[in-house]
């Protein structure tokens, strides 16, 4: 100096589960807030196997401890008409950082 990759950004796609009840607010309603019941898992977060490390022992095995994954699991948080959000995927183009 150039390129690739990763992250970010932009666009697109993107599941699940009550349009629940009561109260407040409101002219009424919607929306919102609080509480209660019932649900969902794909923001986030917690947990676990094998394997690895360490230590010990009656030692080629066993025990303890540590590290440790997920779309699994738990539902703390979040969510349960539309909108919004949304893991993940595809595409994009400048700049910046590693």
């Nucleotide at each position: 100096c150039g390129g690739g990759u990763c992250g970010a950004c932009u666009c697109u796609g993107g599941a699940g589960a009550g349009c629940g009840g009561u109260a407040c607010c409101u002219u009424c309603a919607c929306a919102g807030u609080a509480c209660c019941c019932a649900c969902c898992g794909a923001c986030g977060g917690g947990g676990c196997a094998g394997g690895g490390g360490g230590c010990g022992c009656u030692a080629a095995g066993c025990g303890c401890u540590u590290u440790c994954a997920a779309a699994c699991u738990c539902u703390c948080a979040g969510g349960u008409u539309u909108c919004u959000g949304g893991a993940c995927a595809g595409a994009g183009g400048g700049g910046c950082g590693g």